[in-house]
RNA sequence: GGAGUCGACGAGGCAAUCGCUGUAAGCAUUAGCUUGCAGAGGAAAGUCCGGGCUCCGUCGGACAGGGCGCCAGGUAACGCCUGGGGGGCGCGAGCCCACGGAAAGUGCCACAGAAAACAAACCGCCAAUUUCGGUUGGUAGGGGUGAAAAGGUGCGGUAAGAGCGCACCGCGCGACUGGUAACAGCUCGCGGCACGGUAAACCCCGCCCGGAGCAAGACCAAAUAGGGGAGUACGCGAGCUUGCUCGCACCGUCGGUUCCGAACGGAUUCCCGGGUAGGUUGCUAGAGGCAGUCGGUGACGGCUGUCCCAGAUGAAUGGUUGUCGAUUACAGAACCCGGCUUAUUGGCGGCUCCGACU
RNA sequence: GCCGGAUUAGCUCAGUCGGUAGAGCACAUCAUUCGUAAUGAUGGGGUCAGGUGUUCGAAUCACCUAUCCGGCACCA
Numbered sequence: 001g002g003a004g005u006c007g008a009c010g011a012g013g014c015a016a017u018c019g020c021u022g023u024a025a026g027c028a029u030u031a032g033c034u035u036g037c038a039g040a041g042g043a044a045a046g047u048c049c050g051g052g053c054u055c056c057g058u059c060g061g062a063c064a065g066g067g068c069g070c071c072a073g074g075u076a077a078c079g080c081c082u083g084g085g086g087g088g089c090g091c092g093a094g095c096c097c098a099c100g101g102a103a104a105g106u107g108c109c110a111c112a113g114a115a116a117a118c119a120a121a122c123c124g125c126c127a128a129u130u131u132c133g134g135u136u137g138g139u140a141g142g143g144g145u146g147a148a149a150a151g152g153u154g155c156g157g158u159a160a161g162a163g164c165g166c167a168c169c170g171c172g173c174g175a176c177u178g179g180u181a182a183c184a185g186c187u188c189g190c191g192g193c194a195c196g197g198u199a200a201a202c203c204c205c206g207c208c209c210g211g212a213g214c215a216a217g218a219c220c221a222a223a224u225a226g227g228g229g230a231g232u233a234c235g236c237g238a239g240c241u242u243g244c245u246c247g248c249a250c251c252g253u254c255g256g257u258u259c260c261g262a263a264c265g266g267a268u269u270c271c272c273g274g275g276u277a278g279g280u281u282g283c284u285a286g287a288g289g290c291a292g293u294c295g296g297u298g299a300c301g302g303c304u305g306u307c308c309c310a311g312a313u314g315a316a317u318g319g320u321u322g323u324c325g326a327u328u329a330c331a332g333a334a335c336c337c338g339g340c341u342u343a344u345u346g347g348c349g350g351c352u353c354c355g356a357c358u
Numbered sequence: 359g360c361c362g363g364a365u366u367a368g369c370u371c372a373g374u375c376g377g378u379a380g381a382g383c384a385c386a387u388c389a390u391u392c393g394u395a396a397u398g399a400u401g402g403g404g405u406c407a408g409g410u411g412u413u414c415g416a417a418u419c420a421c422c423u424a425u426c427c428g429g430c431a432c433c434a
Stems, first nucleotide, its partner, number of pairs: 001354007009346002012324007020039008041330001045341002048339005053213004058262005063256001065209005070084005085099001086097004100204002105202002107198003122143002124139006151169006170193001171191005176185003217281004227272006235248006250266004274433003288307008359430007368383004377414001385401005407423005
């Protein structure tokens, strides 16, 4: 100097002036006015996960349905994060992985190929036979096909071959050792090998999950035709005090047109039409921020101190000028948090590799 | 703001248990006709919205992104 990789940070500052929203004080109290203070983000986004909060639901179970999936920890919780294991990529720093099970079962593997998985003989090789065309049998070591063809190398063995036998490597199972565990191992023993791929195909195993969402929900006000239609049930029996009780049935009561049990109730669902489209609340003090300290490899947690930091509702946070060294990328809160993903700008630092010079 | 759905030829749609993507209309050429239409024959045209992954193989399965469409309030 170049190439790469990881990490943390910022997102224009100041002044003047014209506006907007909220709030405190003062003045007016009919509208309002003046002054002070505060006023978007790292992603406010996508709405992909997880929670809080609110309503629905009387409660429990089964079956569906959905999600997750190496191990340990963190957390309110998670599909997130941290640390570790295994696999893959890279010379390296480092990065990536939906990473349980294919010896529980089912399905699929187009074309090509003999054969795509209880097997199987196209060519070739070997043996027998032959009318010399062939036929019968053996053989998965060779050829060829394919993304994928039933362990690899060597020696023996054989008619030719083959885990058929043996040695080493690989694979599986068990023991032992280390580790909380996933897992690993110089090891030891057993098994000739019984295991093609696919579970982001069905499925099996383990764990988790009730549904809807602030247009949830609560209150006040205004207005209209408490209008019309359709569906299910309103049944049976007994007792008597003669309109009540009891039993059975039916329907409804968790939103999954499912089932069962208990409990409660006797009604309830849908469509068409009508009216109002106003206000208050929920609405921001919170799993909050910042600093210090302690514990932990770390995510994170404990303690102490300190701070209050947007709450709009046609929806506020902007415009102009000057200056600093200069133009500003993606982009605008809408109940609130923790994550992920996507979009995007600037400089800074650590580390790695390459080249040149000393 | 919240919740659903769709995207395949110029247009409207099939294809959804993964195996080289089709129909109708439209378009081009030819035949028919004096000529046009209709009719008949032949033909062209597709990054299956875009990207990444799973798989031997993706329109189809999974995830991310883009665009478009639909629904939602209160009273009685």
Molecule: RNase P RNA; transfer RNA
Organism: Woeseiaceae bacterium